This is a predicted structure of a 153-nucleotide RNA (FMN riboswitch aptamer (RFN element)) from Alkalihalobacillus alcalophilus ATCC 27647 = CGMCC 1.3604. Its Rfam family is "FMN riboswitch aptamer (RFN element)". Rfam links the family to the GO term FMN binding. The prediction has a mean pLDDT of 78. The RNAcentral record of the sequence draws on Rfam and Ribocentre.
[in-house]
RNA sequence: AUAAUCCUUCGGGGCGGGGUGCAAUUCCCCACCGGCGGUGAUGAGGGUUUACCCUCUUAGUCCGUGACCCGCGUAUUCGUUUUUUAUUAAUAAGCGGCUGACCUAGUGUAAGUCUAGGACCGACAGUAAUAGUCUGGAUGGGAGAAGGAGAGC
Numbered sequence: 001a002u003a004a005u006c007c008u009u010c011g012g013g014g015c016g017g018g019g020u021g022c023a024a025u026u027c028c029c030c031a032c033c034g035g036c037g038g039u040g041a042u043g044a045g046g047g048u049u050u051a052c053c054c055u056c057u058u059a060g061u062c063c064g065u066g067a068c069c070c071g072c073g074u075a076u077u078c079g080u081u082u083u084u085u086a087u088u089a090a091u092a093a094g095c096g097g098c099u100g101a102c103c104u105a106g107u108g109u110a111a112g113u114c115u116a117g118g119a120c121c122g123a124c125a126g127u128a129a130u131a132g133u134c135u136g137g138a139u140g141g142g143a144g145a146a147g148g149a150g151a152g153c
Stems, first nucleotide, its partner, number of pairs: 005149006016030004031133002033122002035065004043056005060120002069097004074092004079087002102118005124136003
């Protein structure tokens, strides 16, 4: 200095105003919000120097990915069975599937990421009325992030 592996902690934001109505944070008008990793022509700082290098940082709509839901197979537990075995149900690691949305102009060698403008998208269940924003599964799960052990020379 380094790996497998293990442990700990962390790990999602948003309805404010008005209208209609018996009733809407759900409809209509104006608002508000943007998980995680990557990429990156952004921005800032530093080194050295005028040509590079390093660090931090930069996408809801680009490439992937997580939660919900569905399927498969395996394991565990409970029940039925005298037993072997078979079978029902529940739960769970794993694998697979499913799951939204961007254009125009400018600059430029180059724009899917910059600048400007205009658009668009957002699981399931519930509800006095249709929900990205309320309530619930969820004190759950989780992409992942940080730290520690491994670690002796």